Large-subunit ribosomal RNA, domain VI from a Chlamydiales bacterium, 254 nucleotides, folded computationally.
Context: one part of a larger RNA
C1' cells in the first nucleotide's frame, strides 16, 4: 500500500513444501518342493538401525545472575566476620531456561490411472494373434490420501458478530514487559490495571549461617540449627514504574 469503510474470530483451498527408507527374528513350517544336502512363496507378529518431528516429566549436559568449601594477598582501624583482584582464582554441587547421547511419536492403511509384464474376447489374415474396436491386472514410480503453509489465488474468496459518521469507531505514537526478537515485527499490558520490578507466602538449590553458650592449651568440635542463604520457577500483594497526553483518519460506505 493494495484487496474501495473500519473492527474482531473463524474459514473455503487455487497453488506450494515435507513425508515417502530398511533389516534381522519368530509363526506358518522343517511345511511345499527335493533321492538327499537344502528350503520357500501368500500371510501374521516382534525387534532394531538409519532419518525426521516434538519436548524435559526421568538420565545426563550447560547454568560467568544460586549456595558451599579453599588459597594468596589488599581493604574495612584491630579480633571476628566480610568485600575487592588472582581465566568465573581454584573447587564441588545447582534452580529457570536451552538442550542430546534423553523420552515420546512418525514412515501406515487406502483409492485412482498407468510402466514394463500377464490376460479375456477379437478380427484384417474362416487358421493364429494381448489390440486394430473393446474389456481386466499389475510397481517402492505418477494423481490422490498423510503433515505444514497458503486469498499479493491482484480472479485480492466465504460466514458471523460488532462500531463510526461530526460527541470520531479504530490505528498508530509513547510507556511497562514476553518462553517474541539482531533491527523492525509479533504477543501480553497500560490505573475499570498483576504488564515488569519490589514485597510475603511457596518451591528448587545448598549442606547446618552469624552472634553467642560449652569442652578443648589450641587447631577444632559440639548446642542453638536438616540452620542459614537462596537466579530465571508458582501464586498472592497496587509498594515503584506503565503518569498525563499527542498525531492520522469518514463520502468513492446508507
Nucleotide at each position: 500500500c493494495g484487496c474501495a469503510g473500519g473492527a474482531u474470530a473463524c474459514u473455503u483451498g487455487a497453488g506450494g513444501a515435507g513425508a515417502g527408507c530398511u533389516a534381522u527374528u519368530u509363526c506358518u513350517a522343517g511345511u511345499a518342493c527335493g533321492a538327499g544336502a537344502g528350503g520357500a512363496c501368500c500371510g501374521a507378529a516382534a525387534u532394531g538401525g538409519a532419518c525426521g518431528a516434538a519436548c524435559c516429566a526421568a538420565u545426563g549436559g550447560u547454568g560467568a545472575u544460586u549456595c558451599a568449601g579453599u588459597u594468596g594477598u589488599u581493604c574495612u582501624a584491630c579480633c571476628a566476620a566480610g568485600g575487592g583482584c588472582a581465566c568465573u582464582g581454584c573447587u564441588g554441587a545447582g534452580u529457570a531456561g536451552c538442550u542430546a547421547u534423553g523420552u515420546u511419536c512418525g514412515g501406515a492403511a487406502a483409492g485412482g490411472a498407468u510402466a514394463a509384464g500377464c490376460g479375456u474376447u477379437g478380427a484384417a489374415a474362416g487358421c493364429a494373434u494381448c489390440u486394430a474396436a473393446a474389456c481386466g491386472c499389475c510397481a517402492a514410480g505418477c494423481c490422490u490420501c498423510c503433515u505444514c503453509c497458503a486469498a499479493g489465488a491482484u480472479a485480492a474468496g466465504g460466514u458471523a458478530u460488532c462500531c463510526c459518521u461530526a460527541u470520531g469507531a479504530g490505528a498508530c505514537c509513547c510507556c511497562c514487559u514476553g518462553a517474541a526478537g539482531a533491527c523492525u515485527a509479533c504477543a501480553g499490558g497500560g490505573u475499570u490495571g498483576a504488564u515488569a520490578g519490589g514485597c510475603u507466602g511457596g518451591g528448587u538449590g545448598u549442606g547446618u549461617a552469624a552472634g553467642u553458650a560449652c569442652a578443648g592449651u589450641a587447631a577444632u568440635g559440639u548446642a542453638u540449627u536438616u540452620a542459614g542463604c537462596u537466579a530465571a520457577c508458582c501464586a498472592g500483594u497496587a509498594c515503584u514504574a506503565a503518569u498525563c497526553g499527542g498525531u492520522c483518519c469518514a463520502u468513492u460506505g446508507g
Model confidence (mean pLDDT): 86 of 100. Rfam family: Bacterial large subunit ribosomal RNA. NCBI's taxonomy places the organism under Bacteria, Pseudomonadati, Chlamydiota, Chlamydiia, Chlamydiales.